[in-house]
RNA sequence: UCCUUAUCAAGAGUGACGGAGGGAACAGGCCCGAUGAUGUCCGACAACCUGCGCUUCGGGUGCAAGGUGCCAAUUCCUGCGGUAGAUGCCGAUAGAUGAGGU
Numbered sequence: 001u002c003c004u005u006a007u008c009a010a011g012a013g014u015g016a017c018g019g020a021g022g023g024a025a026c027a028g029g030c031c032c033g034a035u036g037a038u039g040u041c042c043g044a045c046a047a048c049c050u051g052c053g054c055u056u057c058g059g060g061u062g063c064a065a066g067g068u069g070c071c072a073a074u075u076c077c078u079g080c081g082g083u084a085g086a087u088g089c090c091g092a093u094a095g096a097u098g099a100g101g102u
Stems, first nucleotide, its partner, number of pairs: 002101007013042001015041003021032003026079004043071001045069001048067002050064005075094001080091004
């Protein structure tokens, strides 16, 4: 890089540093940001893998938090298809993250 698979409506700071754009990419919206965003550190949240128990053995369940992840807005919304009276609903694509494989 690519393939498989699970999840993506919940949750998380009145901290330190820093100083200009940022919300993945393209387009259109809509937002966040000098009352300091994005980012880094700390902290928090969560519990995919993991560890230790229980188990009616089923990856069922409890505790912990070592490896990841995550901490504006549904993955911020729309872009393709279906459905519907409806700015609705369902799905696909793309993307993100975990765990395998290559």
This is a predicted structure of a 102-nucleotide RNA (SAM riboswitch aptamer (S box leader)) from a Clostridiales bacterium. Its Rfam family is "SAM riboswitch aptamer (S box leader)". Rfam's curators write: The SAM riboswitch is found upstream of a number of genes which code for proteins involved in methionine or cysteine biosynthesis in Gram-positive bacteria. Model confidence (mean pLDDT): 84 of 100. The model forms 97% of the base pairs in the Rfam consensus. The source organism's lineage runs through Bacteria, Bacillati, Bacillota, Clostridia and Eubacteriales.